[in-house]
């Protein structure tokens, strides 16, 4: 260091449902767990994917980090 146990301590929290913001994607907050070994941070200067807008995208919005990526990082069983 690559690797991830039917390991240990702990962690998020899909869908749905309540309350709010937003024109919408979609955020937050509260309840709930399908998952998650980075489901932890990065969203103007990597890809990708959704909203609007526009005759119309190879443009303009604005979002998604639980698509890939990029950077960090806890433990330590077999290799």
């Nucleotide at each position: 260091c690559a690797c991830g146990a039917u390991a240990a301590c702990g962690g998020c929290a899909a869908a749905c449902c309540u309350a709010u913001c937003g024109a919408a994607a979609g955020g937050u907050a509260g309840g709930g767990a399908c998952g998650c070994a980075a489901a932890g941070c990065u969203a103007a200067a990597g890809g990708g994917c959704c909203u609007u807008c526009c005759g119309a995208a190879u443009g303009a919005u604005g979002g998604c980090a639980g698509c890939c990526a990029g950077c960090u990082a806890c433990c330590g069983a077999a290799u």